[in-house]
RNA sequence: GAUUUAUAAAGAAGAGGCGAGAGAAUAGGCUCCUGGACCCUCUGGCAACCAUCAGAAAAGUUGAAAGGUGCCAAUUCCUAUCCCAAAUGGGGAAAUAUAAAUU
Numbered sequence: 001g002a003u004u005u006a007u008a009a010a011g012a013a014g015a016g017g018c019g020a021g022a023g024a025a026u027a028g029g030c031u032c033c034u035g036g037a038c039c040c041u042c043u044g045g046c047a048a049c050c051a052u053c054a055g056a057a058a059a060g061u062u063g064a065a066a067g068g069u070g071c072c073a074a075u076u077c078c079u080a081u082c083c084c085a086a087a088u089g090g091g092g093a094a095a096u097a098u099a100a101a102u103u
Stems, first nucleotide, its partner, number of pairs: 001103008013043005021032003026080004044072003049068002052064004076095001081092004
């Protein structure tokens, strides 16, 4: 990198560095940002996918939590394609992200 499966309306920020764009890609919207964003480092935290531990007892269940990851603006920021409704709504697909397994 590819494939499969699962999840994606919840949750969680301070300091230092850098210095101009950032929010995956294309388009539109909207938002964040020199009162320093994005990104990087440290510290802290969230969550519970895998592993571990404790229960429970066959429901692939409940809890703990830092060992492997992940994450800490906005629903995956919203829309785009399909279906229903038609109005501002609802559902699915695709894409993306993360985890686990396989290759």